[in-house]
RNA sequence: AGAGUUUGAUCCUUGCUCAGGAUGAACGCUGGCGGCAUGCUUAACACAUGCAAGUCAAACGAAUUUAGUUUUCGGAUUAAAUUAGUGACGGACGGGUGAGUAAUAUGUAAGAAUUGACACUUAGGUGGGGGAUAACAAUUGGAAACGUUUGCUAAUACCCCAUAUAGCUUUUAUAGUAAAAGAUUUUUCGCCUAGGUACAAGCUUGCAUCUGAUUAGCUUGUUGGGGAGGUAAUGGCUCACCAAGGCAAUGAUCAGUAGCUGGUUUGAGAGGAUGAUCAGCCACACUGGGACUGAGACACGGAACAGACUCCUACGGGAGGCAGCAGUGAGGAAUUUUGCACAAUGAGUGAAAGCUUGAUGCAGCAAUGCCGCGUGGAGGAAGAAUGCCUUAGGGUUGUAAUCUCCUUUUCUCAUUGAAGAAGAUCUGACGGUAUUUGAGGAAUAAGCAUUGGCUAACUUCGUGCCAGCAGCCGCGGUAAUACGAGGAAUGCAAGCGUUAUCCGGAAUUAUUGGGCGUAAAGAGUUUGUAGGUGGUUGAAUGUGUUUAAUGUUAAAUAUUAAAGCUUAACUUUGAAGUUGCAUUGAAAACUAUUCGACUUGAGUAUGAUAGAGGUAAAGGGAAUUCCCAGUGUAGCGGUGAAAUGCGUAGAUAUUGGGAAGAACACCAACGGCGAAAGCACUUUGCUAGGUUAAUACUGACACUGAGAAACGAAAGCUAAGGGAGCAAAACGGAUUAGAUACCCGUGUAGUCUUAGCUGUAAACGAUGGAUACUAAGUGGUGCUUUAUUUUAGUACUGCUGUAGCUAACGCGUUAAGUAUCCCGCCUGGGGAGUACGCUUGCAAAAGUGAAACUCAAAGGAAUUGACGGGGGCCCGCACAAGCGGUGGAGCAUGUGGUUUAAUUCGAUGUACACGAAGAACCUUACCAGGGUUUGACAUGCUAGGAAGUUUAUUGAAAGAUUUAUUUGCCUUAGGGAACCUAGGCACAGGUGGUGCAUGGCUGUCGUCAGCUCGUGUCGUGAGAUGUUGGGUUAAGUCCCGCAACGAGCGCAACCCUCGUUCUUAGUUGUUUUGAAUAUCUAAGAAGACUGCUGAUUAUAAAUCGGAGGAAGGUGAGGAUGAGGUCAAGUCAUCAUGCCCUUUAUAUCCUGGGCUACACACGUGCUACAAUGGUUAAGACAACGAGUUGCUACUCUGUGAAGACAAGCUAAUCUCUUAAACUUAACCUUAGUUCGGAUGGUAGGCUGCAACUCGCCUACCUGAAGCUGGAAUCGCUAGUAAUCGCCGGUCAGCUAUACGGCGGUGAAUCCGUUCCCGGGCCUUGUCCACACCGCCCGUCACACCAGGGGAGUUGGCCAUGUCUGAAGCUGUUAUCUUAACUCUCACGAGAUGGAAACAUCUAAGGCCGGGUUGAUGACUCGGGUGAAGUCGUAACAAGGUA
Repeated sequence: AGAGUUUGAUCCUUGCUCAGGAUGAACGCUGGCGGCAUGCUUAACACAUGCAAGUCAAACGAAUUUAGUUUUCGGAUUAAAUUAGUGACGGACGGGUGAGUAAUAUGUAAGAAUUGACACUUAGGUGGGGGAUAACAAUUGGAAACGUUUGCUAAUACCCCAUAUAGCUUUUAUAGUAAAAGAUUUUUCGCCUAGGUACAAGCUUGCAUCUGAUUAGCUUGUUGGGGAGGUAAUGGCUCACCAAGGCAAUGAUCAGUAGCUGGUUUGAGAGGAUGAUCAGCCACACUGGGACUGAGACACGGAACAGACUCCUACGGGAGGCAGCAGUGAGGAAUUUUGCACAAUGAGUGAAAGCUUGAUGCAGCAAUGCCGCGUGGAGGAAGAAUGCCUUAGGGUUGUAAUCUCCUUUUCUCAUUGAAGAAGAUCUGACGGUAUUUGAGGAAUAAGCAUUGGCUAACUUCGUGCCAGCAGCCGCGGUAAUACGAGGAAUGCAAGCGUUAUCCGGAAUUAUUGGGCGUAAAGAGUUUGUAGGUGGUUGAAUGUGUUUAAUGUUAAAUAUUAAAGCUUAACUUUGAAGUUGCAUUGAAAACUAUUCGACUUGAGUAUGAUAGAGGUAAAGGGAAUUCCCAGUGUAGCGGUGAAAUGCGUAGAUAUUGGGAAGAACACCAACGGCGAAAGCACUUUGCUAGGUUAAUACUGACACUGAGAAACGAAAGCUAAGGGAGCAAAACGGAUUAGAUACCCGUGUAGUCUUAGCUGUAAACGAUGGAUACUAAGUGGUGCUUUAUUUUAGUACUGCUGUAGCUAACGCGUUAAGUAUCCCGCCUGGGGAGUACGCUUGCAAAAGUGAAACUCAAAGGAAUUGACGGGGGCCCGCACAAGCGGUGGAGCAUGUGGUUUAAUUCGAUGUACACGAAGAACCUUACCAGGGUUUGACAUGCUAGGAAGUUUAUUGAAAGAUUUAUUUGCCUUAGGGAACCUAGGCACAGGUGGUGCAUGGCUGUCGUCAGCUCGUGUCGUGAGAUGUUGGGUUAAGUCCCGCAACGAGCGCAACCCUCGUUCUUAGUUGUUUUGAAUAUCUAAGAAGACUGCUGAUUAUAAAUCGGAGGAAGGUGAGGAUGAGGUCAAGUCAUCAUGCCCUUUAUAUCCUGGGCUACACACGUGCUACAAUGGUUAAGACAACGAGUUGCUACUCUGUGAAGACAAGCUAAUCUCUUAAACUUAACCUUAGUUCGGAUGGUAGGCUGCAACUCGCCUACCUGAAGCUGGAAUCGCUAGUAAUCGCCGGUCAGCUAUACGGCGGUGAAUCCGUUCCCGGGCCUUGUCCACACCGCCCGUCACACCAGGGGAGUUGGCCAUGUCUGAAGCUGUUAUCUUAACUCUCACGAGAUGGAAACAUCUAAGGCCGGGUUGAUGACUCGGGUGAAGUCGUAACAAGGUA
């Protein structure tokens, strides 16, 4: 410090995810030791048991025990110890918890009107009296807890008097009032009064201190006053009276959440999150409210009351409060021992010894964390064995092990043995611990996660979209580095992973440090309040600001320098710092305030000026429709085409007259005006703003603007009018599969006016307002100026464009540039601008505006393709122009379908006379049946035998059984080669699967002209350029131009055939022969190149015409098929991975099937006739084939053919008579002398075999068919059409197919509008599996969360009202009262208490209210789901933009 993920790829925006650190953690697997820390985050849930606050006999009486002394034996007394009670101090500290609390809290900095036990200090005092009471004794109630009555008694308990200058009160005085306690035995400790200090506490103030406005108004003791009361003290703290205030948009009130801080954690920091342990403060102590005592409490281990809960009970009544330490139950993913000791440090008490102390010091449990150590070290290659992989060679595990030599941290046993103790002696829980020494023996000690990318680390097997993985992207459908296992590797290590949470990365809330034209985001516009910001200059002040000093910012933590534990963690000491706040100085630039001044910002006055600016009124013509009248006659209207509709009751058309409403042609223009919405015939009234010019005046009066106010298209609403045209809804006609649409005919609201409401629009420049600055060029509209056409200034409005900016597109003085100020708004997509709540509205609706849930994307700009019922250019038998066909008939053949035991398989737009250049058996892969199992075929082993030939039986054959015969070749004499039989094991075999695992081959686009690369340049980049443009070509062919220059694969050419000539050679050709020859054959040359010429174009390329020439512009034909596309075809040509089969999916045989047949399609043949048919005669080819062959001649047969028999291994012989054609005759338009299907009979040939299922011949039979619907195919010249011939395969043939050969031999091409296909350029795109694309909505089903919902049921809050415990305070005519006063006394008073009453008031009851949960029949929309249903709305002009 970044990375992955949207795309075919790119840049950007944006979200999600990861790598880091942390934790009071938990879970899984594993686990050697030590040190230091930490350990109920959940139920402030309930608690058994034990302990956690006592001490003092030097305050007091009494009692008991022990030991003395004494004794009248009752006792008395001395010393020591113990303790229930009175009394004193402490139980307000220490310890726990975080429920409540958003301010009576906390933090920080200040302040004044206060208090204080103990402690220290100063001054003074400590005199004299009195009456009670607990304990105790007796009595008595009660189960108990706990009491009742009577009697006795002490004090440092209580009370009175005296004294008091200092205290307090007060009218400030010569006034009033108020103290004390003794103990002990020599020294002290106490007590009282009044000051001070320390420390502690209470109170007040400034600032800081979470979220919500879908909480906007709150408040009546409320705000203030003087008075009274009350308090330690200020104060509405309380009360009566008076005033009507106080708080709030700088967020009151209300609601939710929460102890606050030092700090902790993360971060570069600013910040964010957090508030365990330690420390400071606060609050609480079962819940609620109230008080007493006391220096201090409204009191955790005190008391009274109410409530809930638990326990005891004799049922009458009582007891209790672990959020102290342990511990228990419960809850929970989850958190320890009912330990030791007061030895240390503290605390309470005491004069002290001491006692108490679950504070504390220690130990135990837990890898919970941090830190440290170890599980051995060195040598060691036969690179052992094992495992795994393997190309079978090896590699790896791996110096790792074994082995040799060492060491002993740790471990076991023994030995020694502390410091911590202050304080001379004594005192150690930890603890026989740390430590020391010795012995033993490598001995006791390694796991966890990961290995597709991010992210370090790879292979085999298993599995087969299953099982599973997954943080994100994603992996798994038979070759998974992603699942599971093995091996190997990587990372960390007594731990390792996972989960949860926080910060970081995230500049993803942006102060540092983001944005708003198109990605989310500028309010529809303006005015303007608060607020924020603000021109030049002088002075003063010193608000902010800067700086210095002082105080504070607790300690701990963190940083740093050292030190102590063997090191570290840990601990100790010092330093700096604590960014803050306060106080006091200083400065005076900026800011602010005050007082002045200025004119440039702003404004006012004056002149001029442009304008659809606004509003009201009046007027106008054209058009439309309607009405009346005339002329006139059969149609009009409307559309892609029609129909509905109107019209003989007279329309449309046309003429004249009249009425009505709405809108204002031309001018008219990226012209004008207005804040925007918006504004257009003419005239007038009223009225607002702008601009300009020159002066004068005011003197910062300015900019922006939360709330607020005003305006605000269309549609819509209310009321009253108006209503010509147009026109939602509605009706009808068409279109269509449907058509609730698009088109047509009608047509109501509405559109218009007036008065109101609504308040929204893609209200857009998708661009808030203001100011300043920053190149140019060129238009338009105003005003001013100049020499009046020119120039200049100024205001507005357009275009191009530099710098700059931008993701790019683009913006660019009218900024999206550079800056300042103010406002508004945004933070992934969906859910959703939805729900709920509130406000506005008559309503419709508008404004404000979430969450659950769900996805890993959604999006912007640009790029390359592909596509378009987008555009342009061009080409092609693509259309057109022609010729001939197919589609109709019959037949042949292939396919589908059906059938079948089987009708083997494949090919399906580019298949269908295709694989198949030839299915009767064979082929053959299919079916039925019968056989075989190392096999029909290959290699290796053993044994026997030559191989072979042959007989018979059985059988459908294969085969089974059986008979006879034979002894070969080579040899080193062992044997060997070939072949046959038998045996057993390796293996053979498979036309079985997968063409979506493959090679090879092939089809198609397409013989279309394209496809690319290097360097350079442009672009952030994908990419572009080149290859585009202007011409030209069959062609990316060539030329020119050009940020391109070159190159490659394609095109062309090179190759073959044909056409002309020449040379050479020539038999089997020609010729009867010879001589001779070349028309023929086959070798080689020549020839054609736009070479010459004219025109056109641009002086190019090239095109057109011409000459010459056999041939002229690639002369004709062939072969030749770029890069790619279609997971195209083929595992059945062949090869091949993997899978499957192995007495069968292999193999042999017989028979059958591939030839079936209602039907549908493709490709062909023959025809339908006279350009013909039949008969007769006659003429002219070429390519080819032939010895298992072609077969002449002759004869026989009507013929197929047969018999006989020459020649030919081929320019020699044969196939082999070519046919159309010509001549002559007949037929005469008819289902025929056309046509030949079908059928019958008789034959021939091939072949073991012709039934299923061959071909041919003869005679007879003589079907459909009279030129073929929609549609569709081929062809541009020796072509189409037509005529025959040959060949391959092959025993034969289904060939009418296929491949060749020659004969005869046309028509047409104006042209590129249209159909199809293709090429190039351009354009749009939500497509990229690329239009066979993408994608929307309803409905149906399942699941999920949410809203509404008659209601039901809880919580919380406040108001009103009733009742009202304990308690404080007050009152009282009742009862009672030792101390004091008066009185001789009785008694009276004072004082205190009880009781009653009153105010306040907790809990409780009732009424309605607010708020927030849970639940609810039913219901609503939303989201997500596999290949459901219906349509096709959007994306291309998406077919109606």

Small-subunit ribosomal RNA from a metagenome, 1441 nucleotides, folded computationally. Its mean pLDDT, the model's own confidence on a scale to 100, is 84. Rfam family: Bacterial small subunit ribosomal RNA.